[in-house]
RNA sequence: GGGGGCGUAGUUCAGUUGGGAGAGCGCUUGACUGGCAGUCAAGAGGUCAGGGGUUCGAAUCCCCUCGUCUCCA
Repeated sequence: GGGGGCGUAGUUCAGUUGGGAGAGCGCUUGACUGGCAGUCAAGAGGUCAGGGGUUCGAAUCCCCUCGUCUCCA
């Protein structure tokens, strides 16, 4: 320098037919319990790596950039 994969909540990840942004764990609050633990319920938490484009509508399609892993040279 070239090819490919990945980047979504604090964390591990799902979501690729273009239309609801979600799950487990963690965190907060409440209930049960004498207390801890545990169980149950509710809740907070996201510029979907960044920018641009296509579209009525983009996490999803296209282009560029950044980070990371890998292959080739």
Description
Transfer RNA from a Clostridiales bacterium, 73 nucleotides, folded computationally. It matches the Rfam family "tRNA". Rfam classes the family as a transfer RNA. It was read from a public genome assembly.